[in-house]
Context: one part of a larger RNA
Molecule: large-subunit ribosomal RNA, domain VI
Organism: Methanomassiliicoccales archaeon
């Protein structure tokens, strides 16, 4: 920008175009049957797994987890406390995200066909699958599955509406390189906060008791216990307008 030069919201069609989305084994009936004297021995359908491979997903499980939380060396900020600085100092835990090794799906069924097997039938009174003309026949092929798709110029269709409505700003994420998409803008629960739940660490500081052991007999003092399943912290849910969503174009 175009699609017959009217707009606007939504929903479809689907030529075309990707893609491999499904492989392969195993055990069980089928069955000790067909089938063979007899040893010995299947298939066709159905079930059940497992391993690979592809899509998903985070309930368990198990990695991460420089968010966070506890310990803890050196060494600085006069003492404590609460901190920097040393690979995140280094250790032991870790929710939420992401993930695999973990969990869930991979069903079923057609059409035309090759090789090939036929049927009817003549050139050629007969035979012949083929020459007319019919049925079958593959882990391939197109289909059926997903996925994009009206710029398919043969530009496609529908419904309802005819200032309807749409875009910037602006608060944000189930989106995300930028645009794009989606949620929301006070008639609001979009994000912060604040409160409640939930949840990760594991019992703050301070004071109060005891305390190994030293002692210059005045103290000092590692550490336990209680106060206190405390203190800190949370990328989660939920309530709640406390704070930010003011305004502007376009039609």
């Nucleotide at each position: 920008u175009g699609u017959c030069u009217g707009g606007g919201u939504g929903c479809c069609u689907g030529a075309c175009g990707a893609g491999a989305a499904g492989a392969a084994u195993c055990c069980u009936u089928u069955a000790g049957u067909a089938c063979g004297a007899g040893a010995g021995g299947a298939a066709c359908a159905g079930g059940g797994a497992u391993u690979c491979g592809u899509g998903g997903c985070c309930u368990c499980u198990a990695g991460u987890u420089g968010a966070c939380c506890a310990g803890u060396u050196g060494u600085c900020u006069g003492g404590c406390a609460a901190g920097g600085c040393a690979u995140c100092g280094c250790u032991g835990g870790g929710c939420a995200g992401c993930c695999a090794c973990g969990c869930c799906a991979u069903c079923a069924g057609g059409g035309a066909u090759a090789a090939g097997a036929g049927c009817u039938g003549a050139a050629a009174g007969c035979a012949u699958c083929u020459a007319a003309g019919c049925u079958c026949g593959a882990a391939g092929c197109c289909g059926u599955c997903u996925c994009g798709a009206a710029a398919a110029a043969g530009a496609g269709g529908c419904a309802c509406c005819u200032u309807a409505c749409g875009g910037c700003c602006c608060u944000c994420g189930u989106a995300a390189a930028u645009g794009a998409c989606g949620a929301g803008c006070u008639a609001g629960a979009u994000a912060g906060g604040a409160c409640c739940g939930g949840g990760a660490u594991g019992u703050a500081a301070g004071c109060a008791u005891c305390g190994a052991g030293g002692u210059u007999c005045g103290c000092c003092g590692a550490g336990a216990u209680g106060u206190u399943c405390a203190g800190u912290c949370c990328g989660c849910g939920g309530u709640u307008a406390c704070u930010a969503a003011c305004g502007c174009c376009g039609g």